A computed fold for an 81-nucleotide RNA from an Acidobacteriota bacterium, annotated as c-di-GMP-I riboswitch aptamer. Taxonomically the source falls in Acidobacteriota (Bacteria, Pseudomonadati). The coordinates come from a structure-prediction model, not an experiment, and the mean pLDDT is 82. It was read from a public genome assembly, where an Rfam model found it.
RNA sequence: UUACCGAAAAGGCAACCCCGCAGCGAUGCGGGUGGACGCAAAGUCUCGAGUCUCCUUUCGUGAGACGGUCGGACUGCCGAA
Numbered sequence: 001u002u003a004c005c006g007a008a009a010a011g012g013c014a015a016c017c018c019c020g021c022a023g024c025g026a027u028g029c030g031g032g033u034g035g036a037c038g039c040a041a042a043g044u045c046u047c048g049a050g051u052c053u054c055c056u057u058u059c060g061u062g063a064g065a066c067g068g069u070c071g072g073a074c075u076g077c078c079g080a081a
Base pairs, nucleotide, nucleotide: 005079006078012039013038017032018031019030020029021028022027037068043074044073045072047071048070049069050066051065052064053063054062
């Protein structure tokens, strides 16, 4: 120095609830609250799986959402065992 790993320190993100807006919807965005459910990538990417929504008589070889469902990829703070 790098990798693995996750002690400490400095920080970071933000669950739930309330309001408004967008959307058929899943959901997303903004504000307030919550000194915060929690997270070592809870930063980014739908590549794979999964879950959810919509269309559809049905089928799915359709469209979408979830990155705080998991895996994977890229990048990143610190440096104890």